[in-house]
RNA sequence: UUAUGUAAAGGUAAACUUAUCGAAAGGUAAGGACACAAAGCCACGGGUCUAAAGCAGAAGCCAUGACAGCCGGGUUGCCGUGA
Numbered sequence: 001u002u003a004u005g006u007a008a009a010g011g012u013a014a015a016c017u018u019a020u021c022g023a024a025a026g027g028u029a030a031g032g033a034c035a036c037a038a039a040g041c042c043a044c045g046g047g048u049c050u051a052a053a054g055c056a057g058a059a060g061c062c063a064u065g066a067c068a069g070c071c072g073g074g075u076u077g078c079c080g081u082g083a
Base pairs, nucleotide, nucleotide: 001083002082003081004080005079011036012035016031017030018029019028020027021026034069040075041074042073044072045071046070047067048066049065054061055060
């Protein structure tokens, strides 16, 4: 540099519970452990969720709000192993 994740070290932490922030989706912290070789980071493309504000007579529409543990892309990188 490149390929890779059998074992080990180390790491993250789904559901659920509690507290808290939020209109909600969801976030954060603690417990917890389904999983994860980028389950580190970035909403850039697609997708999904929510709909306070706005629009509408109403049904409803709408992201400027979210999700990186939905897929793709970008970017950085630990340990082991092979070349």